[in-house]
Order: sequence, then C1' cells, then structure tokens
RNA sequence: UCGGCAUCCAGAGUGCGUCAGGGUACUGGCCCGCAAACGCACGGCAACCUGUCCGGUUACACAGGCGAGACGCCUGUGCUGCCAGAAGGAUAAGGUGCCACUGCCAGCCCUGCCCGAUGGGCAGAGGGAUCGAUGCGGU
Repeated sequence: UCGGCAUCCAGAGUGCGUCAGGGUACUGGCCCGCAAACGCACGGCAACCUGUCCGGUUACACAGGCGAGACGCCUGUGCUGCCAGAAGGAUAAGGUGCCACUGCCAGCCCUGCCCGAUGGGCAGAGGGAUCGAUGCGGU
C1' cells in the first nucleotide's frame, strides 16, 4: 500500500499550554465552543491482542453418604480411560484503543407509512449498503 475478519445506541476527565474552530470526506440539519479541537501530564474506561490463572467427562476404579433394595442417587479422590490444550470464565501485568451527543442524525437501497397516486412525499418507524473509526491476521 492493498485486501480479509470482528466490533461500533454500554463505559470512562481533570489540570496546564495553546488556539477558533470542532463533532474524520462532501451536502443539509442539529449540537459543542462556560475554552471545544490539538499538545503535554496525571487519572480513568474497556477487554481486541499478548501474558498469567481456572480444564471437561452420562467412562472406569475406590472411598464416604442416602436408601428396604437396585445395574439407583449425591459427594470426593485418581501416575486410570476418553476429549481438549480449545471453548467459556477470571485478572488487568504488557501492546493498542478510547474517555459530549448512537460512528450526533439524514443522504443510496429495501420494507413501512401518507397524498391530489404511471407520480410525489415522510427530521416520523425498521433493516441493509456505501463511507469511516478501532483492533487482529494476511500481503
């Protein structure tokens, strides 16, 4: 650089510096600017990747308990068998990320709804696409 997969209505901010823009193309709307955006410091959120920790079992054997009893039920143990080294869970040490508003909303398509209906409309519903962001592989 190109392409793939996953996620994107949850969550988490103070100080200092600096600045007039910002909400990640564009257009429209709506917001933020009581200092946003950006930089630095400290703090926090989350659990994508790494690390660390916890295996499972209607098998078998043994022990204990329940039970009148059973080839029954419960619990525990194992240089046992089988399955797996994962899934799932925990942690937050390391690598990223993130800390107004759903990715702020809409735009294109489908469904839905409305009208004066070969058409037109809906800031008022649902889904998808496109675009984008972040992570993890590949190249």